[in-house]
Molecule: c-di-GMP-I riboswitch aptamer
Organism: Methylococcaceae bacterium
RNA sequence: AGUAUUAAUAGCCAACUCUGCCGUGAGACGGGGACGGAAAAUCGCGGAUCUUUAGAGUCAAUCACAAAGAUAGCCGGUUUGCCGAA
Numbered sequence: 001a002g003u004a005u006u007a008a009u010a011g012c013c014a015a016c017u018c019u020g021c022c023g024u025g026a027g028a029c030g031g032g033g034a035c036g037g038a039a040a041a042u043c044g045c046g047g048a049u050c051u052u053u054a055g056a057g058u059c060a061a062u063c064a065c066a067a068a069g070a071u072a073g074c075c076g077g078u079u080u081g082c083c084g085a086a
Stems, first nucleotide, its partner, number of pairs: 012037002017032004022027001035073001041079001043077001045076003048071006055065001057063001
């Protein structure tokens, strides 16, 4: 991609993990794999969690403040898509 069957058309995404590569790091991307998902599609807008840096506070550990990042499969929300009698 085609055909057949089947009312909803047989498809989609990819947790954890293994590996390659990038990053100080959280983590991202590619390949294998399949926990789960009916928006587990998009977007850092709000909350939450995590990482890094410098300073000062703290007896110390730690916690909190500031800045810059990460997570969309943490929750909410914006936008879009599919099925359907609803």